Annotation
This is a predicted structure of a 372-nucleotide RNA (Bacterial RNase P class A) from Odoribacter sp.
RNA sequence: GCAGCAGGCCGUUCCAUCGUUCCGCCCAGGCGGAAAGGAAAGUCCGGGCAACGCAGAGCGCCAUGCUUCCUAACGGGAAGAUAUCCGUGAGGGUAUAGUAACGUAACAGAAAAUGACCGUCCCGAUUUAUCGGGAUAAGGGUGAAAAGGUGAGGUAAGAGCUCACCGGUCCUGUUGGCAACAGCAGGAGCCGUACGUCUGAUGGGUUGAAAGACCAUGUAUACCGGCUUCAGGGCUGCUCGUUCUCGCCGGGGGGUAGGUCGUAAGAUCGGGGCAGUGAUGCCUCGACCAGAUAAAUGAUGGAAACCGGUUUUAUCAUCUCUCGCAGAUAGCAAAACCGGAACAGAAUCCGGCUUACAGGCCGGCUGCAAAA
Repeated sequence: GCAGCAGGCCGUUCCAUCGUUCCGCCCAGGCGGAAAGGAAAGUCCGGGCAACGCAGAGCGCCAUGCUUCCUAACGGGAAGAUAUCCGUGAGGGUAUAGUAACGUAACAGAAAAUGACCGUCCCGAUUUAUCGGGAUAAGGGUGAAAAGGUGAGGUAAGAGCUCACCGGUCCUGUUGGCAACAGCAGGAGCCGUACGUCUGAUGGGUUGAAAGACCAUGUAUACCGGCUUCAGGGCUGCUCGUUCUCGCCGGGGGGUAGGUCGUAAGAUCGGGGCAGUGAUGCCUCGACCAGAUAAAUGAUGGAAACCGGUUUUAUCAUCUCUCGCAGAUAGCAAAACCGGAACAGAAUCCGGCUUACAGGCCGGCUGCAAAA
């Protein structure tokens, strides 16, 4: 220098004019201050908070699944273990509870786990080329997968049938590690794979800010008190009286519109230090940082920086030849002009995950090439 791997971060700035929401001040209209994100997104996990539910036990359902740690919690994260796949490599992906019991295995193939199709061997029959019976997992063929591998012994031929070595599994001991596990020594011929059922462990009550709490105009009004006799009914032959309904006034609870709180000082943010491999924790200093409710946070113009393209100028390198201030190629710098500038927008709050993202910055590591 080129190509890559993993990680962290930024993701426009300034000015002018006109506006939007909230707060404060003089209270006329002005002035001053604050005003989206790294994902505010998907609403996928976990929690705070709230209401309702809940003796205790069991079954079912859903989720998760190696180990240790972090955390308020998690199905998240950190550091590791084993196996396997991809990459030359830096690295990346996936999987991992279970020494009970059980099931399944497309197509092909004789057979998918009580393995004889060809082959090999033995016996019998004989038409001498076949037929019948048996043994055999060494060889062939099929398949994603074929009964551990190599050699020797053994045998009619063979076979962990026996032995040696190698691989695996299990058991015992020991060393290292908190642990998953790894190393070493010894023992047991114990030796197919995948998926699932099942068993066991841990966690999970339901609903979400339209949760919920409070205030409460008008209209109607359960209920209570008072007033009037204007209206109607009961008691009565009639009057008075009394009582009920209605009316008016007052009280009163529930509750609609609406309003306030919840709702912005918190698992908060920024700087520094300490502990830890790390996630993270502790200490200390400083800061207060949107709060709308049909939903404000914007628009226009200019400047700067950034990116891309074109042209011009200057310069350097390489190559070519007719060696000329020649031509070609690629790069770099400056100027001018034109164009571009992502993904996306709070709605109760927080921790994660996932997904989207123009362009740019930072240090670390790997491979290749070259130079000193």
The RNAcentral record of the sequence draws on ENA. The organism belongs to Odoribacter, within Bacteria. It matches the Rfam family "Bacterial RNase P class A". About the family: Ribonuclease P (RNase P) is a ubiquitous endoribonuclease, found in archaea, bacteria and eukarya as well as chloroplasts and mitochondria.